[in-house]
RNA sequence: AGAGUUUGAUCCUGGCUCAGGAUCAACGCUGGCGGCGUGCCUAAUGCAUGCAAGUCGAACGGGGUUGCCUUCGGGUGACUUACGUGGCGGACGGGUGAGGAACACGUGGGCAAGCUGCCCUGGGGUGGGGGGUAGCCCUCGGAAACGAGGGGUAAUUCCGCAUGUGGUUGUUUGCUAGUAGGGCAGACAAUGAAAGGCUCGCAAGAGUCGCCCUGGGAUGCGCCUGCGGCCGAUUAGCUAGUUGGUGGGGUAGAGGCUUACCAAGGCGAUGAUCGGUAGCUGGUCUGAGAGGACGGCCAGCCACACGGGGACUGAGACACGGCCCCGACUCCUACGGGAGGCAGCAGCAAGGAAUUUUCCGCAAUGGGCGAAAGCCUGACGGAGCAACGCCGCGUGGGGGAGGAAGCUUUUCGGAGUGUAAACCUCUUUUCUUGGGGACGACGAACGACGGUACCCGAGGAAUAAGGACCGGCUAACUACGUGCCAGCAGCCGCGGUAAUACGUAGGGUCCGAGCGUUGUCCGGAGUUACUGGGCGUAAAGCGCGCGCAGGCGGCUCGUCAAGUCUGGCGUGAAAGCCCCCGGCUCAACCGGGGAGGGUCGUCGGAGACUGGCGAGCUUGAGGGCGGUAGGGGCUGGUGGAAUUCCCAGUGUAGAGGUGAAAUUCGUAGAUAUUGGGAAGAACACCGGUGGCGAAGGCGGCCAUCUGGACUGCAACUGACGCUGAGGCGCGAAAGCGUGGGGAGCAAACAGGAUUAGAUACCCUGGUAGUCCACGCUGUAAACGAUGAGUGCUGGACGUUGGCGGGCUUGCCUGCCGGUGUCGUAGCUAACGCGAUAAGCACUCCGCCUGGGGAGUACGGCCGCAAGGUUAAAACUCAAAGGAAUUGACGGGGGCCCGCACAAGCGGUGGAGCAUGUGGUUUAAUUCGACGCAACGCGAAGAACCUUACCAGCCCUUGACAUGGGAAGUAUGGGCCGCAGAGACGCGGUCCUUCAGUUCGGCUGGCUUCCACACAGGUGCUGCAUGGCUGUCGUCAGCUCGUGUCGUGAGAUGUUGGGUUAAGUCCCGCAACGAGCGCAACCCUCGUCUCCAGUUGCCAUCGGGUAGAGCCGGGCACUUUGGAGAAACUGCCGGUGACAAGCCGGAGGAAGGUGGGGAUGACGUCAAGUCCUCAUGGCCCUUACGGGCUGGGCUACACACGUGCUACAAUGGCGGUGACAGAGGGCAGCGAAGGGGCGACCUGGAGCUAAUCCUCAAAAGCCGUCUCAGUUCGGAUUGCACUCUGCAACUCGAGUGCAUGAAGGUGGAAUCGCUAGUAAUCGCGGAUCAGCAUGCCGCGGUGAAUACGUUCCCGGGCCUUGUACACACCGCCCGUCACACCAUGGGAGUUGGUUUUACCUGAAGCCGGUGCGCCAACCGCAAGGAGGCAGCCGACCACGGUAAGGUCAGCGACUGGGGUGAAGUCGUAACAAGGUAGCCGUAGGGGAACCUGCGGUUGGAUCACCUCCUU
Repeated sequence: AGAGUUUGAUCCUGGCUCAGGAUCAACGCUGGCGGCGUGCCUAAUGCAUGCAAGUCGAACGGGGUUGCCUUCGGGUGACUUACGUGGCGGACGGGUGAGGAACACGUGGGCAAGCUGCCCUGGGGUGGGGGGUAGCCCUCGGAAACGAGGGGUAAUUCCGCAUGUGGUUGUUUGCUAGUAGGGCAGACAAUGAAAGGCUCGCAAGAGUCGCCCUGGGAUGCGCCUGCGGCCGAUUAGCUAGUUGGUGGGGUAGAGGCUUACCAAGGCGAUGAUCGGUAGCUGGUCUGAGAGGACGGCCAGCCACACGGGGACUGAGACACGGCCCCGACUCCUACGGGAGGCAGCAGCAAGGAAUUUUCCGCAAUGGGCGAAAGCCUGACGGAGCAACGCCGCGUGGGGGAGGAAGCUUUUCGGAGUGUAAACCUCUUUUCUUGGGGACGACGAACGACGGUACCCGAGGAAUAAGGACCGGCUAACUACGUGCCAGCAGCCGCGGUAAUACGUAGGGUCCGAGCGUUGUCCGGAGUUACUGGGCGUAAAGCGCGCGCAGGCGGCUCGUCAAGUCUGGCGUGAAAGCCCCCGGCUCAACCGGGGAGGGUCGUCGGAGACUGGCGAGCUUGAGGGCGGUAGGGGCUGGUGGAAUUCCCAGUGUAGAGGUGAAAUUCGUAGAUAUUGGGAAGAACACCGGUGGCGAAGGCGGCCAUCUGGACUGCAACUGACGCUGAGGCGCGAAAGCGUGGGGAGCAAACAGGAUUAGAUACCCUGGUAGUCCACGCUGUAAACGAUGAGUGCUGGACGUUGGCGGGCUUGCCUGCCGGUGUCGUAGCUAACGCGAUAAGCACUCCGCCUGGGGAGUACGGCCGCAAGGUUAAAACUCAAAGGAAUUGACGGGGGCCCGCACAAGCGGUGGAGCAUGUGGUUUAAUUCGACGCAACGCGAAGAACCUUACCAGCCCUUGACAUGGGAAGUAUGGGCCGCAGAGACGCGGUCCUUCAGUUCGGCUGGCUUCCACACAGGUGCUGCAUGGCUGUCGUCAGCUCGUGUCGUGAGAUGUUGGGUUAAGUCCCGCAACGAGCGCAACCCUCGUCUCCAGUUGCCAUCGGGUAGAGCCGGGCACUUUGGAGAAACUGCCGGUGACAAGCCGGAGGAAGGUGGGGAUGACGUCAAGUCCUCAUGGCCCUUACGGGCUGGGCUACACACGUGCUACAAUGGCGGUGACAGAGGGCAGCGAAGGGGCGACCUGGAGCUAAUCCUCAAAAGCCGUCUCAGUUCGGAUUGCACUCUGCAACUCGAGUGCAUGAAGGUGGAAUCGCUAGUAAUCGCGGAUCAGCAUGCCGCGGUGAAUACGUUCCCGGGCCUUGUACACACCGCCCGUCACACCAUGGGAGUUGGUUUUACCUGAAGCCGGUGCGCCAACCGCAAGGAGGCAGCCGACCACGGUAAGGUCAGCGACUGGGGUGAAGUCGUAACAAGGUAGCCGUAGGGGAACCUGCGGUUGGAUCACCUCCUU
């Protein structure tokens, strides 16, 4: 410090996710030791038991034990006791975090408005009396707790009196300070004290601890106050003691704290009130920091003590282990009544994912009491439990093989585990054991921890390793199993038979007494942006203006010192963090010192900047005078064209409308046309990226009223400015209300068409509405998708308004304001923006923070309604997006090609038959091929065989290969017989006697048997593959290197202008070159030359025949087959750009590629083939292998493809009869001759073939038929034959005779062909025993047409749009149906919380009363003063009644939403998406949607116009 994830790829935006650190943790697996820490986050739920606050006998009484004395009454001691009185302490210490958003906390101040026991310090005093009451005794009540009455008694208990240095209060005088009611000193008046104990002493007295009054201090506490720290505005208004005053009361004390009266205030957008949440802080975690989150342990403060209320006592409490009352709960009870409060330490139950011992000790530290000894202390010090955390240590160290075994893997060679182990040697931290043994106690004794730490010895490698991960991020890979199953997963994503992603194993990586997982926080996240983000198109500028508050604000001078800067002082507790030093062997931990820490307080200083105040200035702003342009606004008039309607005329059969039609109108006279009239609405031309306005918006002409802008001048004001949350106003269209108006247009609606349907698009009608007035509504793609203002930053060219300069008077030039285009710098993700900024800056406002849910729900506000505005959450996804790139696609465009269309010729589709396929059938009808590119295809030959299928019968190391053992034989084959369907089996007979050889029975072979490895499989997977093939397509394309451009994908080159069959060539050009393709090189045909001349040829010569190259001979010709030549736009003319090329011509056998063939770029289709072959994996193994017989592949209601033959006269039939080429031939072709009507038979010459054999038909000529189901056509069927073959029944071909079907040129549709082509005619070949209408070839005869590229199909190049990239066979929307999920409404219902009114009113304080009761004081007494009970009243907790607010749970039913593999209906959107889309609004419709009105470009295309560049 970053990384993964949107795409085919790219850049950007943006979310999600990961790597880090932390934790009071928990869970899983594992677990040796020690140190230091930490340990109920949940139920502030309930608690058994024990303990956690007592102490003082030196305050007093009593009791107990005991000594001495005794007049026996008792006296006097000692020890002890906390029962009672009394004192001090139980307000500390300890716990918890419920409540509380508050002066509760933090920080800084204030109290002139305060109190303070014990403690310290100063001053003064402590005299003399009195009265009671517990305990105790008696009596009584009660189950108990406890209580009542009577009697007697003490004190440091209580009460008078005296004294009064001080104090307090009132009046008053003076001084003083920091001047509010302060402090000090004084006078007068009033007022208020005390307690004793112990020790010594005979006593006096002394000492000591107390006691009283008082000053000061210290400590603690109380109160007030500035500032600081949570969320929600879908909480906007709150407040009656409320805000202030006066009097009274109250308090330690200020105060509405309280009360009476008076006034009507107080708080709030700088967020009152309300709701939610929360103890606050020092600090802790994280982070570079700023910040964010948190507040456990420790420390400070606060609050609470079963829930609520209350006071008492006291220096201090409204009191955790006190009291009273109400309530809930638990317990006891004799039912009358009582008792209790672990959020103290342990512990229990419960809850929960989860949190410890009913331990030891007061030895230390600290606390209470005491004069002290001491007692008490679950504070505390320790130990125990828990890997909960941090830190430290160990589980051994060294040696030990080219390297054991095992395991894993393997290409079978090996490799890995791995110096790892074994083995040898060494060591002893830990462990076990023996011995010694602390510090902590400063201070004599006293040590819980503890015989612990530590030290010395002995023993012995001994007691001690796991967890996660290994697809990428992210370090680490193989095998097997599994087969979209089981499972994994933090994100992306893995798994559908070869999974480094699941499970296991081996190996590896990381960490290690731990390792992982989960939760939470910060980080990464610059993803809330103060540091430090954005808003044209990604989310984001309010539709526009006016403007209060607020924020910001020109130039100069002076002043103040609030902001700002600076210094001193104070404070910012300790602990913590950081630095230094030190102590435990180190560390963690601990000790000491230092530093640091605030938006803090205060004093002083500075005076630039901001600010306040004062004075001035003119440039910002405004105003004045002159001029100008304009669809700016309002109102009232007015004009013509057009539409429609009405009247009249002319006129006749149609009109209208559309792609085509129909609905509709018209003989009752339409349309058309002429004249006249009426009405409403809108203003052609001008008209223009022209003008005006803030926006919406504004268009005939005239007038009224009126807003704003610009320009020129420079006399005036003197910062008067900018922005603008709320607020107010304006605001297209649609829509709403009331009243008018209504020509045209036109939602809805109706009809006609279209269509599968057509609730649409098209047509005919047509109502709201559109128009006016008044009032609502308040929204739009209200857009420049660009807030307003100011300043600054190169230019060029238009246009509009105004002003100026120059002259040559219609041109040049300058300034200001507007409006455009292109562009510099710069900016931008790119597109683009570019003085009209999206540049550089400043000011203010608005807005954004992933997609969906949703601009929705609820709530509020507004509206008559429609609805608007404000505006969530659950849930869900790993994306959703922007710009640009390359493709692909378009019912986009341009250019171009192709038998693509057109022009032609002939077909197919109809018939019969052949053949293939589908389907059906079947025991089987084997399998494959499926648009083009499957279907006369694999099949270039299914009767058996083939054959893979079916039935039946047989075989099991096998029909075939290799290897082992044993036995046998040394081979192979023919024929015959028996049984059988055959295979197989049995027997006989005949021929032959295997191969190699180093000549050695040497090696091999063969047959049978045995056992096992194995054979075998046309079984599966062509989506595991190789190879081969089809196809686009013989289309002209496909790429690379270097350079250049771009952030990048990528572009350029390869685009452009020409040209070509061609990316063919030329020219141009940031490209220059190159490769695979094209072309050429190859074969063949066409001309010629040369060479050669048999089997071919025969011109010349000779021979010869019935005839004939038959013979000699020859190689001229033909021909054969080898080598060459020839054609290159080379020449001429034209054209083009002086090019490439094109057109024409000459010559030539051939002319612009001469014809044909072979040749198939990068790639596409998971195209085809596992049944040619090869091959991974899987499957079968007496069968899915092998053999055989028979059957099937040949079936047949049908459907389709490809063909053949026809339908006839360009023909049929008969006769006559000429001319090819290319092939084939020995298990072959087979001549002549002979036979048969014929198929064919016979025959066998010749030929291994330029030698022999096989070799034309149509055409031509003659004759006949004469338009008909025929002398066309030949299917079908019968009979009889031929041939092949082991065998023609299923199921061959052919022949003859007979039969003579359909068919009269074939609907929609569709195929081939551009020249030696189509058409037509025959011939040959492969396969093959036989079988050809198929296939592959060959030649004969031999046309027509192409204007042309609009259209169909396919293709190429350029361009454009795109939401496609599996690429249009794409993508994708909504209803409906089903399942699941969360959520809104909902009659209500249940609960929480809160408010208001009223009722009730415990305890208690306060007030009143107090006829009952009472010791002290007064009084002789009576009585009084004073007090108490009781009673009454005010307040008030709980409780109740009623009405609201608010939150939550449940809820029949209901609304939409989300997700889901597959479903139904349509096709809305993306291309011009087939009616451009979208926005607002309104109506309509199963649904997407459709239509109207207005708006928008974020619309393609064509044309025109305008502008810009070259």
This is a predicted structure of a 1510-nucleotide RNA (small-subunit ribosomal RNA) from an uncultured bacterium. The coordinates come from a structure-prediction model, not an experiment, and the mean pLDDT is 85. The RNAcentral record of the sequence draws on ENA.